[in-house]
RNA sequence: AGUUUGAUCCUGGCUCAGGAUGAACGCUGGUGGCGUGCUUAAUGCAUGUCCGUCAAACCAAGCGCUUGAACAUAUUUCUUCGGAUUGAAGUUUUUGCGACUGAGUGGCGGACGGGUGAGUAACGCGUGGGUAACCUGCCUCAUACCGGGGGAUAACGGUUAUAAAUGACUGCUAAUACCUCAUAACCGCACGGUGCUGCAUGGGACAAUGUGAAAAACUCCGGUGGUAUGAGAUGGACCCGCGUCUGAUUAUCUCUUUGGUGGGGUAGCGGCCUACCAAGGCAACAAUCAUGAGCCCGCCUGAGAAGGUGAACGGCCACCUUGCGACUGAAACUCAGCCCAAACUCCUACCGGAGGCAGGGAUGUGGAAUAUUGCACACUGGGGGAAACCCUGAUGCAUCCACUCCCUGUGAGCGAAGAAGUAUUUCGGUAUGUAAAGCUCUAUCAGCAGGGAAGAAAUAGGACGGUACCUUGGUAAGAAGCACCGGCUAAAUACGUGCCAGCAGCCGCGGUAAUACGUAGGGUGCAAGCGUUAUCCGGAUUUACUGGGUGUAAAGGGAGCGCAGGCGGAUGGGCAAGUUGGGAGUGAAAAUCCUAGGGGCUCAACCCAUAAAUUGCUUUGAAAACUAUCAGUCUAGAGUGUUGUAGAGGUAGGCGGAAUUCCUGGUGUAGCGGUGAAAUGCGUAGAUAUUGGGAGGAACACCAGUGGCGAAGGCGGCUUACUGGGCAAUCACUGACGUUGAGGCUCGAAAGCAUGGGUAGCAAACAGGAUUAGAUACCCUGGUAGUCCACGCCGUAAACGAUGAUUACAUAGGUGUCGGGGAGCAAAGCUCUUUGGUGCCGCAGCACAUGCACUAAGUAGUCCUCCUGGGGAGUAUGUUAGCAAGAAUGAAACUCAAAGGAAUGGACGGGGACCCGCACAAGCGUCGUAGCAUGUGGUUUUAUUUGUAGUAACGUGAAGCACGUUUUUUGGUUUUGACAUCCUUCUUCCGGCUCUUUAAUUGGAGUUUUCUUUGUGUCCCGCGGAGACAGAUGGUGCACGGUUGUCCUUAGCUUGGGUGUUGAGACGGUGUGUCAAUUCCAACAAGGAGGGCAACCCUUUUAUUCAGUAGCCAGCUUGUAACGUGGGCGGUCUGUAGCGUCUCCCAGGGAUAACUUGGAGGAAGGGGGGUAUGAAAUCAAAUCAUCCUGCUCCUUAUGGUCAGAGGCUACACACGGGGUUCAAUGGGGUAAACCAAUGGAAGCGAACCUGUGUGGCGAAGCAAAUGUCAAAAACAUCGUGUCAGUUUGGACCGUAGUCCGCUACUUGGAGACAGCAAGCUGUAUUUGGUUGUAAUCGCGAAUCAGCAUGUGGCGGUGAACAAGUUCUCGGCUUUAGCACACACCGCCCUUCA
Repeated sequence: AGUUUGAUCCUGGCUCAGGAUGAACGCUGGUGGCGUGCUUAAUGCAUGUCCGUCAAACCAAGCGCUUGAACAUAUUUCUUCGGAUUGAAGUUUUUGCGACUGAGUGGCGGACGGGUGAGUAACGCGUGGGUAACCUGCCUCAUACCGGGGGAUAACGGUUAUAAAUGACUGCUAAUACCUCAUAACCGCACGGUGCUGCAUGGGACAAUGUGAAAAACUCCGGUGGUAUGAGAUGGACCCGCGUCUGAUUAUCUCUUUGGUGGGGUAGCGGCCUACCAAGGCAACAAUCAUGAGCCCGCCUGAGAAGGUGAACGGCCACCUUGCGACUGAAACUCAGCCCAAACUCCUACCGGAGGCAGGGAUGUGGAAUAUUGCACACUGGGGGAAACCCUGAUGCAUCCACUCCCUGUGAGCGAAGAAGUAUUUCGGUAUGUAAAGCUCUAUCAGCAGGGAAGAAAUAGGACGGUACCUUGGUAAGAAGCACCGGCUAAAUACGUGCCAGCAGCCGCGGUAAUACGUAGGGUGCAAGCGUUAUCCGGAUUUACUGGGUGUAAAGGGAGCGCAGGCGGAUGGGCAAGUUGGGAGUGAAAAUCCUAGGGGCUCAACCCAUAAAUUGCUUUGAAAACUAUCAGUCUAGAGUGUUGUAGAGGUAGGCGGAAUUCCUGGUGUAGCGGUGAAAUGCGUAGAUAUUGGGAGGAACACCAGUGGCGAAGGCGGCUUACUGGGCAAUCACUGACGUUGAGGCUCGAAAGCAUGGGUAGCAAACAGGAUUAGAUACCCUGGUAGUCCACGCCGUAAACGAUGAUUACAUAGGUGUCGGGGAGCAAAGCUCUUUGGUGCCGCAGCACAUGCACUAAGUAGUCCUCCUGGGGAGUAUGUUAGCAAGAAUGAAACUCAAAGGAAUGGACGGGGACCCGCACAAGCGUCGUAGCAUGUGGUUUUAUUUGUAGUAACGUGAAGCACGUUUUUUGGUUUUGACAUCCUUCUUCCGGCUCUUUAAUUGGAGUUUUCUUUGUGUCCCGCGGAGACAGAUGGUGCACGGUUGUCCUUAGCUUGGGUGUUGAGACGGUGUGUCAAUUCCAACAAGGAGGGCAACCCUUUUAUUCAGUAGCCAGCUUGUAACGUGGGCGGUCUGUAGCGUCUCCCAGGGAUAACUUGGAGGAAGGGGGGUAUGAAAUCAAAUCAUCCUGCUCCUUAUGGUCAGAGGCUACACACGGGGUUCAAUGGGGUAAACCAAUGGAAGCGAACCUGUGUGGCGAAGCAAAUGUCAAAAACAUCGUGUCAGUUUGGACCGUAGUCCGCUACUUGGAGACAGCAAGCUGUAUUUGGUUGUAAUCGCGAAUCAGCAUGUGGCGGUGAACAAGUUCUCGGCUUUAGCACACACCGCCCUUCA
């Protein structure tokens, strides 16, 4: 920072951004440097290698040279050829020397170095001490000494066993091997003595006596070595203080255990071991037991405190297949030694043997995962040796790996036609982008070539290494990826996909326009790396020492007493444990950190050096305030005493009256009882009711009170006994005796358990009756445990003030009430004051808010309990106590991203309050029945085109379906198209007529007039052609515009600044009154404004003014059948303009208001009647089929066109809204009055004639106050039939005619004659109307050739009821509730699938 909510504040978890790693995985990969590299199986290991060395300790053997001798003769010289001479190599032997190889004896070293972390919770490690309880090879220093003897043995030879490993016997030989004697400065031991010294056991010194114990030689002659003693150095051993993980669902553990004495053992102390004796020892400050773990310097993180970790380097420990054991040695209970046992592997002749990579390589296995069977002893070290030197997988180097860290490169400058390409686009452009190309330059790295170190010594000797480094030449060439782009989090578009594929760290994205999936181009970030995963710290004050909480969010134990423990009043004095500051020692090195920015690698990483630090422990000497401690003193805390006092405080006993029930007697008769209504039940065997008497149990009306008492649970008639605590006053006594309190102990409602009583009423279980879809419930009738008592157990409750106990404090108090004391006054009382309880209101303060507020949840101190996300779960398991029920203690796996607290504005309720409306009530008429027309559903059909669907679809779109309309179906036909724009060929086309074809569109053939400028050009129309395109009543109203419905003509909806709140929000818009109204009035932290309301508009109602033709005619004139003519505009009427109504006047009410009731005047009275006018928001409401329009789909078809073809008109049925009826308030006949509004030229159509009638003929008049449709009807008059399926009703049918129209069959209208169905007022239910209204009666109009019972207008006649708001429905406001917010058609629980 994100995430709980519609929004808010808080609590609280989850998640992210940072850093880190011995890492791994994915994609990618230029160079170099410094480092790191089996975290897993302490799993198994082929092969070679890692510990040898010394000949100046010794013996044998081999080699060379040498001394002497012997054999032997090659060869040489001389020769008299007889011989003489020479005498090498070789063989045997001998003396001496030399380097080298080397088995064995002997010495030193194999206890170091190397590896690993299994074990270990320990004096193992860390730190600081101790040893008067110890050892120490090699090394250093000092002193002294090194004389003389002896006997063996390996190697070797021989014999011999065996597969081998390995032996056995016998014979010979040497030593710095082994043994013995001598010597003794010195040393050990023993014995007493003298003197010094320590905290204790003790230690040191001195001399004497007795006694004991040493040695080895080699030599190059320089040395080296040996023995004894002492000292040092180094290394080790043991002991102690402190520190060192988790678990109490581990509370007791221990027999050599604890101690003593004697003895043994050790380098040494010690139960280390042993014999005997005693019975101790450890433990809540956590013993014992269990899980997991090497410890530390350090490393990572963190502001720090701390948390995590213990790879590499370094210190310590432990181990070297597992377990036991000792030997040797200065040192081991020994990684590359031994014995034994075990497992495993190997060899074998089957008898028996061999082995131990947690040394360095290598290898198998395991695993996500970790390198070469390399070079060298050149360096630094180690072992041996006098040394040369040898050995050294220690070490130094190299190899492999982007595993980490660091440096560096992949080019630099100019370059706009803003190229091409790509992506996108509103088609204009925009982006990639100075990027590229192009021009100019440079050469770090890599590559080629030449030179070439330091590291190392004396002049020689370097694995690394021809490495680092330097230099020449030459080329922009050889060198960039990864993740992300919804928010957190820097960075956006297009296409594809369509809750699919997929993404996701959290919230979440995807259901046809995805900035979240996949791809592309673009962008952002980092960069030889980038992401992911895993782990750790941080953020997380989310375990809180620093630095949290506990009324309601998780959390106060049910209450008290009290051991341990913690904390503790005043005063002076001592001490110095804590405390404070000073000195000293130590705190290994490395690391971290620091540096006139120290030094060295070009820089850095890295390396070297210096300083500081290591906050700790030990020690020393000071200080004395505070704490502790020691011995004193005090009285304010606490307690005791004395005098009073209130009380349902407790335990035990006794007594009382009212009521219920039962028993018994009387009176009395048919019901009682019970419920919403009933029934079960009781009752004629006498109930209920009433009355006399009795029995028994339980509980104690009124008083009674947020009154009293008690620690809490709890306690209520009266009285007696015993008894606990509180309070007030007093200030005599003690002298800190206090407070809290883990464990522990005691008390602890109700229910329940056990034993024995008791049982009137009530009443789980149970039974019956009701209710109900069911009713194992609620209601009723009964009824057992239980409730009561005694003695035990249980030990829990929303045991709550959801608030632990205790102490102190505060310039906040006010007002009740209970108990005690004091003071005053005029005293049954009042006032003031004090103290202890108990309530309410309220300031500061606190608090997330709600609220708390001297009875704190305020300010502080002390102590205790408890909490750390929700669920799983107070469950499982273990343990403890319990007779049991159940209680106490009390997890985890798994799962979710929330769960929760307080408050806010909405919606909601079979919550409340107020108000309104034909909402109900009252009254009138309908619907629902019948048949008919009409719409819808359903069904049917080639098609019955389609939309609309509770109110707010259904006589609705449709103000009018025979064709057309027309979308639908069938059949035919057509493809740049019926319609729009553009290009182009042909151009006198076009048009008319005739014949033919088709159902028709259409196809084919033919024919033709007139004019004259007969030249050219252009235009229009048309045929043909090619393609861009046209076209669609195809889809999506959940992509839209526009329009409309609805709540609703309801009174609401907003807003700027202001005020209050942490905030969402609130106030204003609230409360009283009033109104049709958020209409108005006054009050008020409110004062204003906007859209609505109202008003303004139209119409209607009265009178007036003006105007009179086509209207009208009172008077005048004339004449009629008739205002017809003249004349007139007075009246009617028509049109125009203004007036009038405003609670103005009076009275009552109201607050002297707003307003309201009644009245006057008036044509009209409280909005006069009616219409239009419809706020914000809601319903993803309706409409892509009025129109517009994005996207998508069709393009010889989902487009166009034709039909004298069909369908939208179907018909078992269901529903809606209508008209006509069922009759007498009526039907039919007869007769005869009155209206308003409207229409009319493809029209209205008079008179006359004709027809029974619909009509026909006819044509006057009229574009209309002139003529016409046009007759108004109900009503009024007269008579008729008399309650019937009728003289009611008219569906339906028949016959012959008629009108409109191209056409009347499917499928129109009206009329005449004739026949005539259902229907006798309609269940449940339901709808309209409050006055010129309902009801009833007729008349126009739009659409229209014709067709209206529909729609929308007009007038005629003309009521009834209510003046209310209990209920139903809907709505406004307000209040309390709320676990709802797609908002009750919500949420959510159980069961089943």
Molecule: small-subunit ribosomal RNA
Organism: uncultured bacterium